[in-house]
Context: one part of a larger RNA
RNA sequence: AAUGAACGCUAGCGGCAUGCCUCAAACAUGCAAGUCGAACGCGAAAGUUCCUUCGGGAACGAGUAGAGUGGCGUCCGGGUGAGUAACACGUAGCUAAUGUACCCUCUCGCUGGGGACAACUCCGGGAAACCGGAGCUAAUACCGAAUGAUCUGACUUUGUCUGCGGACUUAGUUGGUAAAGCCGAAAGGCGCGAGAGGAUCAGGCUGCGGCAGAUUAGCUUGUUGGUGAGGUAACGGCUCACCAAGGCGACGAUCUGUAGCUGGUCUGAGAGGAUGAUCAGCCACACUGGAACUGGAACACGGUCCAGACUCCCACGGGAGGCAGCAGUUGGGAAUAUUGGACAAUGGGCGCAAGCCUGAUCCAGCAAUGCCGCGUGAGGGAUGAAGGCUCUCGGGUCGUAAACCUCUUUCAGCAGGGAAAAAGGGAAACUUGAUGGUACCUGCAGAAGAAGCACCGGCUAACUACGUGCCAGCAGCCGCGGUAAUACGUAGGGUGCAAGCGUUGUUC
Numbered sequence: 001a002a003u004g005a006a007c008g009c010u011a012g013c014g015g016c017a018u019g020c021c022u023c024a025a026a027c028a029u030g031c032a033a034g035u036c037g038a039a040c041g042c043g044a045a046a047g048u049u050c051c052u053u054c055g056g057g058a059a060c061g062a063g064u065a066g067a068g069u070g071g072c073g074u075c076c077g078g079g080u081g082a083g084u085a086a087c088a089c090g091u092a093g094c095u096a097a098u099g100u101a102c103c104c105u106c107u108c109g110c111u112g113g114g115g116a117c118a119a120c121u122c123c124g125g126g127a128a129a130c131c132g133g134a135g136c137u138a139a140u141a142c143c144g145a146a147u148g149a150u151c152u153g154a155c156u157u158u159g160u161c162u163g164c165g166g167a168c169u170u171a172g173u174u175g176g177u178a179a180a181g182c183c184g185a186a187a188g189g190c191g192c193g194a195g196a197g198g199a200u201c202a203g204g205c206u207g208c209g210g211c212a213g214a215u216u217a218g219c220u221u222g223u224u225g226g227u228g229a230g231g232u233a234a235c236g237g238c239u240c241a242c243c244a245a246g247g248c249g250a251c252g253a254u255c256u257g258u259a260g261c262u263g264g265u266c267u268g269a270g271a272g273g274a275u276g277a278u279c280a281g282c283c284a285c286a287c288u289g290g291a292a293c294u295g296g297a298a299c300a301c302g303g304u305c306c307a308g309a310c311u312c313c314c315a316c317g318g319g320a321g322g323c324a325g326c327a328g329u330u331g332g333g334a335a336u337a338u339u340g341g342a343c344a345a346u347g348g349g350c351g352c353a354a355g356c357c358u359g360a361u362c363c364a365g366c367a368a369u370g371c372c373g374c375g376u377g378a379g380g381g382a383u384g385a386a387g388g389c390u391c392u393c394g395g396g397u398c399g400u401a402a403a404c405c406u407c408u409u410u411c412a413g414c415a416g417g418g419a420a421a422a423a424g425g426g427a428a429a430c431u432u433g434a435u436g437g438u439a440c441c442u443g444c445a446g447a448a449g450a451a452g453c454a455c456c457g458g459c460u461a462a463c464u465a466c467g468u469g470c471c472a473g474c475a476g477c478c479g480c481g482g483u484a485a486u487a488c489g490u491a492g493g494g495u496g497c498a499a500g501c502g503u504u505g506u507u508c
Base pairs, nucleotide, nucleotide: 001507002506003505005504006503007502008501009500012374013373014372015371016370017369018367019366020332025330026329027328029327030326031325034072035071036070039069040068042066047060048059049058050057051056079285080284081283089209090208091207092206093205094204095203098202099201103198104197105196106195107194108193109192111145113143114142120135121134122133123132124131125130151176152175153174154173155172156171159168160167161166181190182189183188211257212256213255218248219247220246223245224244225243226242227241228240229239230238260282261281262280263279264275265274266273267272287308288307289306290305291304310321311320312319313318338364340363341362342361346360347358348357349356350355377407378406379405380404387398388397389396390395411449413444414443415442416441417440421435424431425430452497453496454495455494456493457478458477459476463492464491465490466489467488473480474479
C1' cells in the first nucleotide's frame, strides 16, 4: 500500500460497487422453458335463456377452456470449480482431413398415391406411478411411386495448382437420390425440397509458453511403427486382425503432491513477487459411476436407461426425487443478504402478428463490506465566567472554548409539484415505467436531530497528577513495573485519523 475479510468500540446522510473464501454437505416450499389454432383431428363445463311427457332436450357460452398428434426451442441463457499438470488454457499457425439448424444471396423444383398411430369411445389391471386390449380418425406425422441436377457412386477424359499424398476443373457414359402445405376474395405472403456461395458457430492437428518434489530413475504391450479392415462430419491404435520391435527418459520420463487456465488484480521506480472474488474469454462438472437415444450440435443441470448411496410414498406387489438456477432452510464456520417487484427497458425462445414465457435482465430490500461525496454550523465574543486539572498558592491550562450577539439552513423532517429512461403497439381513437410519487424543483420551521476511536518511553506526532509497588498489568521490537512509573490503571491535557477508528489474518 492492498483486502470478497472477520473481531472490539462507535455511528448522521447519499451515490456507486461488492456480499458462503468453510461442507462439489443435505435440502421443506414456491418460481427458474416454453410457444405455435396461419400444420392437424377432437372438444367440455359452470352460468343464462327457451321448450318439456318433469325423465330430459335445445340455443348461447364456444369451436372457448383443455389435453393429444405435429413443428421449433429446451444443447442458449443461469450456477459451480469437484476433477484436470492436459493441446485444458494462452499465443502463433495448419485443416488439400471436417461439420454447421436458424440467418443472408443466387439457381431450380413442390406431381400423383397409400397405410397407420395418439387424442376419442368401450373394456380391463393397479393403492399409486401408470399400464394393457378392441374400435374410429386428421395432418407440414409416416411410407412407396414419379420427376430430377452443378448432389452422389462407378468408369473414361481436359487443364491448372501442389506439401507429389492429392485438390480443383473440362467433356462424356451409366446407376442412385427430394418435397407440404397454410393464410388470403385476389394480388400476394409465410412455408417445403435439392444445389452453389456467404456469415456464424463448432470439431481436429501442430510449434512455443506458464508448478513443487530425485528422500520418485527408470517407464511403456495398443505400448511405437507398418499392412488391411471397421468406425467417425473428419485425420489418427480411435478400434480390431496380422506383421515388425519399437517408443519415452537427467533438456527430468514415470510416480507423488498441489492447482481450473487466461485477459486481468494487488504490490513495486522498475525488474520481479503474489494472486485468478466481482466483469470478460475458454475449459470442466451437474447426487456418485457408467451408457447410449434424439438432434445441425449433447453422450444433455431442471431428458432417458442401468448400477450405487441417501431421502420420501406404499394397500409391501411397487413407485418418486436430485437447488454447483433465484430466493429460502438445516449444518459447517470468525464470516457472507429477501422464501421481494416487473417484463417498462436490453437480450433470448416460440409465433405472420397480437402476444405468451423469461429468478437472464432491470430494479428494490438487507450489511459502514469497500470507494467517493456531504454534514454535525458560520462570523463576532475576555471581565479570560463557573467548573475540571495542576500549582512554587502568585499563577497556569482546558479557552474564543462556553455563555451572549448577529447570521445561514446543506443533510435529515414536513408540505406542494414531479421526470428522462418510450423505442414500440393499434385501422383509428388512443395506449405502454417495475423502479417511483423515486431523482429533481419549490416552500416551511429551527442551530435546531447528527463524533467517535486509537495512541502519547524510543522507533513515532503527542506529558503531567494520582493509584499501584517485579503485584496488578503492558508489550510490534528494544523493553517497562521491586514507593516519586511521561511505558501498568484512572483523570486532566495533548497527538493522529474521523463516520469511522483500532486489532487480527493474508499479499507485495
Molecule: small-subunit ribosomal RNA, 5' domain
Organism: uncultured bacterium